[in-house]
RNA sequence: CGGAGAGGGCGAGGCGAUCGCUGGCUUCGUGCGCAAGCACGAGGCGAGAGGAAAGUCCGAGCUUCACAGGGCAGGGUGCUGGUUAACGGCCAGUCGAGGUGACUCGCAGGACAGUGCAACAGAAAGCAAACCGCCGGCAGCAAUGUCGGUAAGGGUGAAACGGUGCGGUAAGAGCGCACCGCCUCUCGGGUGACCGAGAGGGCACGGCAAACCCCACCCGAAGCAAGACCAGACAGGGGUCGUGUGGCCCGCACGAUGACUCCGGGUUGGUCGCUCGAGCCCGCCAGCAAUGACGGGCCUAGAGGAAUGAUCGUCACGUACAGAACUCGGCUUACCGCCCUCUCCGGCGA
Numbered sequence: 001c002g003g004a005g006a007g008g009g010c011g012a013g014g015c016g017a018u019c020g021c022u023g024g025c026u027u028c029g030u031g032c033g034c035a036a037g038c039a040c041g042a043g044g045c046g047a048g049a050g051g052a053a054a055g056u057c058c059g060a061g062c063u064u065c066a067c068a069g070g071g072c073a074g075g076g077u078g079c080u081g082g083u084u085a086a087c088g089g090c091c092a093g094u095c096g097a098g099g100u101g102a103c104u105c106g107c108a109g110g111a112c113a114g115u116g117c118a119a120c121a122g123a124a125a126g127c128a129a130a131c132c133g134c135c136g137g138c139a140g141c142a143a144u145g146u147c148g149g150u151a152a153g154g155g156u157g158a159a160a161c162g163g164u165g166c167g168g169u170a171a172g173a174g175c176g177c178a179c180c181g182c183c184u185c186u187c188g189g190g191u192g193a194c195c196g197a198g199a200g201g202g203c204a205c206g207g208c209a210a211a212c213c214c215c216a217c218c219c220g221a222a223g224c225a226a227g228a229c230c231a232g233a234c235a236g237g238g239g240u241c242g243u244g245u246g247g248c249c250c251g252c253a254c255g256a257u258g259a260c261u262c263c264g265g266g267u268u269g270g271u272c273g274c275u276c277g278a279g280c281c282c283g284c285c286a287g288c289a290a291u292g293a294c295g296g297g298c299c300u301a302g303a304g305g306a307a308u309g310a311u312c313g314u315c316a317c318g319u320a321c322a323g324a325a326c327u328c329g330g331c332u333u334a335c336c337g338c339c340c341u342c343u344c345c346g347g348c349g350a
Base pairs, nucleotide, nucleotide: 001346002345003344004343005342006341007340008339009338010337013315014314015313016312017311018310019309021048022047024045025044026043027042028041029040030039031038032037050321054332055331057330058329059328060327061326062223063222064221065220069250070249071248072247074219075218076217077216078215079093080092081091082090083089094108095106096105097104098103109214110213114212115211116208117207131154132153133150134149135148136147137146138145139144162180163179164178165177166176167175181203182201183200184199185198186197187196188195189194227272228271229270230269236263237262238261239260240259241258242254243253244252279298280297281296282295283294285292286291
């Protein structure tokens, strides 16, 4: 200097002024209303969209289902340890795959419980097999035929029943040997997944479980259109005997002045839920880290057909994806430009 990998930050305009929009707290006044409360006006003090607000994929908080239970079916996760309210998340590690590397990814329990799949090709695809070939015997002038042995060489295929080498053999073969691979046992390290070493042994016990399945652990349901309260209006008729928040069974509880359900009518008003949170920032301690304890400080949108706009001055200049609707922890997706830190590879120079 060029290329690459990982992590973090900002978020397009900033600052000041004026007017406007929404809402919170608060003061005063007027009106409506039995009340709950509502509307209007004039002041004061603060606040007002994101890193993804998106997806609705996970997990929860919260609300309701009478306090609740057991089983079956169903669903989720799937290496080890830690963390967390919890998770399928995150952190660290082990193993495997990719990459020169920094790093990235993970279809990471079980194929000796069982079932199943692998077209075509090929001799043969789960416990097999001989197409070409090699060797030997017999017959034959020869071509060739027949019998036996063989799986080292060649072919087919994604995959052919251990690999390489040496010896041995009629030719070959774990037939024997060495190394590797595999199995069993022992020792050492580690919390563990696993890693390392040694001894012995038969040389065989392929793949796919993101195929069904087995095993281990976990799992009530529905959802803020949950639900609660106030006001107000109205029209009933039919059916069943059961009903009870995923399905089925058992159990339990309630049940005829009842419950469930179908058709039809009325109310489409108001208030709450609705923002103080497993919250944020700083310091320090523990920890490789995720994270946690302790101390101090801060309050930061709550709309309801849905609030952020305009003007002026000044500084600066780089935007894209894109707008809260109960809240939070994650994951995934979209996207522009800048800044910071660390690391890897290549080149050049000293």
The RNA shown here (Bacterial RNase P class A) has 350 nucleotides and comes from a Deltaproteobacteria bacterium.
The sequence was found by an Rfam model in a public genome assembly.
The prediction has a mean pLDDT of 78.
Its Rfam family is "Bacterial RNase P class A". The family's RNA type in Rfam is ribozyme.